Group I catalytic intron, 206 nucleotides, folded computationally. It matches the Rfam family "Group I catalytic intron". Rfam's curators write: Group I catalytic introns are large self-splicing ribozymes. They catalyse their own excision from mRNA, tRNA and rRNA precursors in a wide range of organisms. The core secondary structure consists of 9 paired regions (P1-P9). These fold to essentially two domains - the P4-P6 domain (formed from the stacking of P5, P4, P6 and P6a helices) and the P3-P9 domain (formed from the P8, P3, P7 and P9 helices). The secondary structure mark-up for this family represents only this conserved core. Group I catalytic introns often have long ORFs inserted in loop regions. The window size for this search is chosen to minimise search time and catch the small examples. A larger window size will find more matches. For this family Rfam cites "Crystal structure of a group I ribozyme domain: principles of RNA packing" (Cate et al., Science, 1996).
RNA sequence: AGGAAACUGUGAAGAUCGCAGCUCUUGGCAGAAAUGCUGAGAUGAGAAUCGGGUUAAUUGUCGGGAAGCCCUGAGUAAAUCGAAGGGUAAUCCGCAGCCAAGCUUUCUAUCGAAAGAUAGAUCGAAGGUUCAGAGACUAUACGCCCGAAACCUAAAGUUGAAAGACAAUGGUUGUGAGAUAGUCCAAGCCUUUUGGUAACAGAAGG
Repeated sequence: AGGAAACUGUGAAGAUCGCAGCUCUUGGCAGAAAUGCUGAGAUGAGAAUCGGGUUAAUUGUCGGGAAGCCCUGAGUAAAUCGAAGGGUAAUCCGCAGCCAAGCUUUCUAUCGAAAGAUAGAUCGAAGGUUCAGAGACUAUACGCCCGAAACCUAAAGUUGAAAGACAAUGGUUGUGAGAUAGUCCAAGCCUUUUGGUAACAGAAGG
């Protein structure tokens, strides 16, 4: 001087850093246990399954927070520090309304000896939408539903003289969708203009 590696996701092009996920330690609660929820820490050379079904609603100028970054700048002996305030914003939520397949409640119609099946409506739970860059459309999940597989535990149960063994109806299989993959449109560039000290937020045109 050059190259490679750095647990996973994301901001961001990034080994530092922020916010998350998993891993480890530990306190509390639930549980027979596996494990789950939650609080506080630490650390990181590895992982985080498969198949099928569904894609609807996408509204109210609804409401409450927010790291970081940008503007301004009280204060201080001074500053590369920085209060209060403003802007933007990864995103964390709450209310009303609405919603595909599946599940729950009830009703109607048809088929059936009945059990039940099909179709339409209805009640409810979970989840979703609201919640992209103002947004439009198509698909598909990391969403929801049905099943399978692997691994963990064994209270009750079976078995054994006992130690044990068997076995799930109990658990685990991460976060990423507040636009994920795309197409469009917007923005990005230039001119004029409105509000504002400014950051920035609008309008019109190219």
Description: Its mean pLDDT, the model's own confidence on a scale to 100, is 77.